[in-house]
Context: one part of a larger RNA
RNA sequence: UGACGGGGGCCCGAACAAGCGGCGGAGCAUGUGGAUUAAUUCGAUGCAACGCGAAGAACCUUACCUGGGUUUGACAUCCACCAGAUCGCCCCAGAGAUGGGGUUUCCCUCCGUGGCUGGUGGACAGGUGGUGCAUGGCUGUCGUCAGCUCGUGUCGUGAGAUGUUGGGUUAAGUCCCGCAACGAGCGCAACCCUUGUCCCGUGUUACCAGCAAUCCGGUUGGGGACUCACGGGAGACUGCCGAGGCAACUCGGAGGAAGGUGGGGACGACGUCAAGUCAUCAUGCCCCUGAUGCCCAGGGCUUCACACAUGCUACAAUGGCCGGUACAAAGGGUGGCGAUCCCGCGAGGGUGGGCGAAUCUCCCAAAGCCGGUCGUAGUUCGGAUCGGGGUCUGCAACCCGACCCCGUGAAGGCGGAGUCGCUAGUAAUCGCAGAUCAGCAAUGCUGCGGUGAAUACGUUCCCGGGCCUUGUACA
Numbered sequence: 001u002g003a004c005g006g007g008g009g010c011c012c013g014a015a016c017a018a019g020c021g022g023c024g025g026a027g028c029a030u031g032u033g034g035a036u037u038a039a040u041u042c043g044a045u046g047c048a049a050c051g052c053g054a055a056g057a058a059c060c061u062u063a064c065c066u067g068g069g070u071u072u073g074a075c076a077u078c079c080a081c082c083a084g085a086u087c088g089c090c091c092c093a094g095a096g097a098u099g100g101g102g103u104u105u106c107c108c109u110c111c112g113u114g115g116c117u118g119g120u121g122g123a124c125a126g127g128u129g130g131u132g133c134a135u136g137g138c139u140g141u142c143g144u145c146a147g148c149u150c151g152u153g154u155c156g157u158g159a160g161a162u163g164u165u166g167g168g169u170u171a172a173g174u175c176c177c178g179c180a181a182c183g184a185g186c187g188c189a190a191c192c193c194u195u196g197u198c199c200c201g202u203g204u205u206a207c208c209a210g211c212a213a214u215c216c217g218g219u220u221g222g223g224g225a226c227u228c229a230c231g232g233g234a235g236a237c238u239g240c241c242g243a244g245g246c247a248a249c250u251c252g253g254a255g256g257a258a259g260g261u262g263g264g265g266a267c268g269a270c271g272u273c274a275a276g277u278c279a280u281c282a283u284g285c286c287c288c289u290g291a292u293g294c295c296c297a298g299g300g301c302u303u304c305a306c307a308c309a310u311g312c313u314a315c316a317a318u319g320g321c322c323g324g325u326a327c328a329a330a331g332g333g334u335g336g337c338g339a340u341c342c343c344g345c346g347a348g349g350g351u352g353g354g355c356g357a358a359u360c361u362c363c364c365a366a367a368g369c370c371g372g373u374c375g376u377a378g379u380u381c382g383g384a385u386c387g388g389g390g391u392c393u394g395c396a397a398c399c400c401g402a403c404c405c406c407g408u409g410a411a412g413g414c415g416g417a418g419u420c421g422c423u424a425g426u427a428a429u430c431g432c433a434g435a436u437c438a439g440c441a442a443u444g445c446u447g448c449g450g451u452g453a454a455u456a457c458g459u460u461c462c463c464g465g466g467c468c469u470u471g472u473a474c475a
Stems, first nucleotide, its partner, number of pairs: 001475002003472003007469007015459002019422005026313008034304002042053002064299007073124001077123008088103006106115002126288002129286003135282002137277003140273001142271001147186006153162003166177003192265004197234007211221003237259001240253005315415001319374007331362003336355002341350003381412001386407007428451007
């Protein structure tokens, strides 16, 4: 100087408390451990691994296993020699890779034979083989925490200190006052995006707002008001008033769509964990090279006596079922989205208007509201499991897809010790869309809107953190 303390003081945070909903019990989904296996490819492992890399494992993917093949190689560049276009299409053998046969077929030219392709040989290729304890890059984490440093000066023999401590204040090393310090840098804040109000511009979205027409639908004429969209601008600064205070600032108030960093996001200092990743990529070294490379078929990654993690659905009556009836936002769409009509109980099939889309479509949002029924029952709750029949995608759903219909109806009556999330348009609850994607194991993830709470006395305690101080046999 740090680190540590079941030392002290001050302070903060969904840390506790107050409150709402969960998890831990059940069934299932997904991930993991373990066990199994020819293989169940590899990585991630307290917080910070475990719906994680996977924003899509039937083949492919695929890195694993078994078997069949291959050796200049699936891919790149070059040299020597030889041959000729190559590709494609057809037939045969084969599980296919592959092998055999048939057919078709170039360009430039100062003809050196070049371009191109194939073969042989040689340099070399190739490796998701090892090492994240050799690395770059990227990322997690402490932590959006308020800190981490430097120049000069001063003090100290020196390590170092001072500044950065102190008194206030703040979300903040934010600012003020003081001070052997005076300044400065990286951080904080602001500048960026989005959302909330208004104004201007533009109007094939919107509007009887005012007029006219109407097969009544902004449908048509028409309008530039409104909604909205897209650009541009205004607006908030403790600016104003009152109180306290030396000041910074704090409290209250007015005006205002909005206050005192308005809400949300992007943004992560010096560093820590030899944290994670050699399998995204790049890369040193080591290793394989008739194989640890490459091609193919089938299988596996989907196994299951168990254990854990994250979820979904429930255990019902503020509920289930049936009928009727409202109101979104944000996205996607041309080998695509698909209207309408017809067929089917349905998944879906046939047809194919329109639309590269504020103009068409996915698209009936659901919870809600109105009415009916069920009456506390393992039930008209709950839907696992299993039987049968079908639809669709795809070369192909046996291993191993999703969905539909009929039947079957399991556990489950609110969950021990313990434990998690959330402070407002949040929690809870309800549906919708998208990426990946032929299809889909999505209940995941990322977004979007609808309905919409309760509670915070307080900082003693638990957890994490900041500053000062104290002890130390630790560095």
The prediction has a mean pLDDT of 85. A computed fold for a 475-nucleotide part of an RNA from Salinifilum aidingensis, annotated as small-subunit ribosomal RNA, 3' major domain. The RNAcentral record of the full RNA draws on ENA. Rfam family: Bacterial small subunit ribosomal RNA.